[in-house]
Source information
Model confidence (mean pLDDT): 87 of 100. The part of an RNA shown here (small-subunit ribosomal RNA, central domain) has 342 nucleotides and comes from a metagenome. RNAcentral holds the full RNA, with entries from SILVA.
Context: one part of a larger RNA
RNA sequence: CUGGGCGUAAAGAGCGCGUAGGCGGUUUAUUAAGUUGGGAGUGAAAUCCCGGGGCUCAACCCCGGAACUGCUUUCAAAACUGAUAGACUAGAGUGUGAUAGGGGGUGAUGGAAUUCCUAGUGUAGAGGUGAAAUUCUUAAAUAUUAGGAGGAACAUCGGUGGCGAAGGCGAUCACCUGGAUCACAACUGACGCUGAGGCGCGAAAGCGUGGGGAGCAAACAGGAUUAGAUACCCUGGUAGUCCACGCCGUAAACGAUGAGUGCUAGAUAUCAGAUUAUUUUGGUGUCACAGCUAACGCUUUAAGCACUCCGCCUGGGGAGUACGGUCGCAAGAUUAAAACUC
Numbered sequence: 001c002u003g004g005g006c007g008u009a010a011a012g013a014g015c016g017c018g019u020a021g022g023c024g025g026u027u028u029a030u031u032a033a034g035u036u037g038g039g040a041g042u043g044a045a046a047u048c049c050c051g052g053g054g055c056u057c058a059a060c061c062c063c064g065g066a067a068c069u070g071c072u073u074u075c076a077a078a079a080c081u082g083a084u085a086g087a088c089u090a091g092a093g094u095g096u097g098a099u100a101g102g103g104g105g106u107g108a109u110g111g112a113a114u115u116c117c118u119a120g121u122g123u124a125g126a127g128g129u130g131a132a133a134u135u136c137u138u139a140a141a142u143a144u145u146a147g148g149a150g151g152a153a154c155a156u157c158g159g160u161g162g163c164g165a166a167g168g169c170g171a172u173c174a175c176c177u178g179g180a181u182c183a184c185a186a187c188u189g190a191c192g193c194u195g196a197g198g199c200g201c202g203a204a205a206g207c208g209u210g211g212g213g214a215g216c217a218a219a220c221a222g223g224a225u226u227a228g229a230u231a232c233c234c235u236g237g238u239a240g241u242c243c244a245c246g247c248c249g250u251a252a253a254c255g256a257u258g259a260g261u262g263c264u265a266g267a268u269a270u271c272a273g274a275u276u277a278u279u280u281u282g283g284u285g286u287c288a289c290a291g292c293u294a295a296c297g298c299u300u301u302a303a304g305c306a307c308u309c310c311g312c313c314u315g316g317g318g319a320g321u322a323c324g325g326u327c328g329c330a331a332g333a334u335u336a337a338a339a340c341u342c
Base pairs, nucleotide, nucleotide: 004313005312006311007296008295012310014201015200016199017198021194022193023192025088026087027086028085029084030083031082033081034080035077036076037075038074039073040072041071042070049065050064051063052062053061054060091191092188093187094186095184096183097182098181099180103177104176105175106174107173108172109171110154115149116148117147118146119145120144121143125136126135162169163168206247207246208245209244210243211242215241216240220236221235222234223233258309259308260307261306262305263304266287267286268285269284270283271282272281273280274279291298292297315342316341317340324335325334326333327332
């Protein structure tokens, strides 16, 4: 290479947009590049294979044949692929009319709660725990009432419910804005699928500059526990968590399941539409036939039956490491071995 695979055994890139490339609907005509058939030339000899022969056999040698699966050229065929020209509407898109939504961005507003401050009432405790102590408190705490400040998060509704490509998204209102679904079938007429490189998005933590800082809380300090306790529990508490701008680019980034198209029994629940209706379209779940699977399980939202394109795997350790390259302010990320060993 062939071949076999990727839910859990090694293996689907975190997700999208998209370049090259690969693949691509129905139909007519032409062409003849691929394709198919015939002819010609060439395909050195030796070797290999087959049939003979010579050394006493064999190795070895000699003769003949076949083969050299290829290349060039020519004649022909026109189904399929390609090419050229034309047509179509079932894919794709546009349009018209509706619909749902925590999809995204910006600004404004609101109430509950925590903390703090001021004032009142009030008096000796309060906190906390398995039990305690550290801690707070007669300079008046805890509790309670009134007023104020500030930051962060939005209870109930709330749901195997919705939206988004993924990460993710949840108070209310306004503005700006992306996508989806349904109905009609008016328009375009294959405009499609995938996608190496590339570009963009990408939780949390972390980094840079400047703000902000209520609560929580790595580090840190103290109190406990314990043989010890650099922990679990408690009292404090700084980065951080929040905002703006710029980096980082990783996660059990999970459905551990790449994207697209077609086909293959049903039952039931739910969301958004259409509909007079037994109905129907698109999503989200549960169960289940055929089938698949090593089993578990999957089952029209496939892990079934097929096709197209991409990514990835090839015993364990060494190792997602070293070296080198690229990126980064750094942390590090990415690409990625070998010796050796079992």